[in-house]
Molecule: Bacterial RNase P class A
Organism: soil metagenome
RNA sequence: AAGAUGAUCGCGAAGGCCUUAGGCCGUCGAGGAAAGUCCGAGCUCCAUAGGGCAGGGUGCUGGUUAAUGGCCAGCGAGGGCGACCUCAGGGACAGUGCCGCAGAAAUGUAGACCGCCCGGCGACGCCGGGUAAGGAUGGAACGGUGCGGUAAGAGCGCACCAGCAGUCAGGCGACUGACUGGCUAGGUAAACCCCACCUGGAGCAAGACCGAAUAGGGAAGAGAUGAAGUUGCCCGCUGAUCCUUCCGGGUAGUGUCGCUAGAGCCGGCAGGCAACUGCCGGCCGAGAUAAAUGAUCAUCACCGCGCAAGCGGAACAGGACUCGGCUUAUUGACU
Repeated sequence: AAGAUGAUCGCGAAGGCCUUAGGCCGUCGAGGAAAGUCCGAGCUCCAUAGGGCAGGGUGCUGGUUAAUGGCCAGCGAGGGCGACCUCAGGGACAGUGCCGCAGAAAUGUAGACCGCCCGGCGACGCCGGGUAAGGAUGGAACGGUGCGGUAAGAGCGCACCAGCAGUCAGGCGACUGACUGGCUAGGUAAACCCCACCUGGAGCAAGACCGAAUAGGGAAGAGAUGAAGUUGCCCGCUGAUCCUUCCGGGUAGUGUCGCUAGAGCCGGCAGGCAACUGCCGGCCGAGAUAAAUGAUCAUCACCGCGCAAGCGGAACAGGACUCGGCUUAUUGACU
C1' cells in the first nucleotide's frame, strides 16, 4: 500500500421535491487488521462525600501521551560476521523458605573419598598431624591465569583481570571512567516477602425517554439505639422506608434516543535526535437493527506465461458506542 473509472440492474442512510401505505432526484455507503477481547481511556449509572485497610497492577533511567503494561531515546546484560535483535531489568546485608540425586562436603571459618607432605610403628600397610594447589561428583565446591614461595600447599606474596569498598571526575539520571585498598562477603524473589509508584465499581445488553396496564393491593418482620446505599471490611456521609419473606392482580412495543463533528483526517510551517507538540489553511468519509454495499459488462493499472497475438490470476478477510495501543492472519513494495 491493499486496485481505478464508466454503464445497467438490485440494496441501506440522511437531504430535497411531490400526486405521501408511496414515488422521483442527486450525494454517500466496511478494514489494515473490522479479528482476538490482552491493555488503556472517553462516556453512562451507582452518587450525594470522602478517607483508610485489604485486594490488584507495574518494576533500569529520562521523555511523550487523555491514559497505559504503549511509543521514543538512552543505560546495563546477553545474542549476531553485520545492519540490528532480546530482556518477567528494584532489593538476597529486613525476615522466612528451597537447593533432590550424586558427592567428603551445598546453613560460607562447610568440607577430606582419591591424592600431596611430615612424624611414628615395623611395613608395600596402619596410626597421628598438616593441606585444599591436582583428581572425582555435581547446575553450582569458598575469585581466575601465571610466577615466586613452602615440608607439601594456600592471595601466603607479586603481576594482570573480575568482584567488593572508598575518593575524585563526567552525566538530569540509569550509569561510566580513573585512583587507592584489604585480598574476596553461594544461588534462587518467573519462591513467600520488602521497597517505590499507580489503582472506586459495573458496563452501550451502560443508561435516558415515550407508550401500555394494574389493585400505588393484603399480611408478617426489621427500622431514628439508624432501614437502604456507596465491590469486600472499617471510619465517615446521606437518610425513611427505596428493605426482607409470603399471598394475590396487571402490563411489557420486535418503540424512540444514546448512534457518530471527533483526544478526527489531510496539507504546510516551526520546535524536538525521536516519539511527539504548537500554529495556519482545508475537509466531513456506514450509522444498519433478523441486521444494508451485491451482480453483469467494458477499459485501464498490477502479477505470471508467451516473440507477439493472447491466456490466466489477484491474499487475510467484513462494522454495531467511540478512540489510542498490543497480539494474531495474509499479499506485495521500501529500508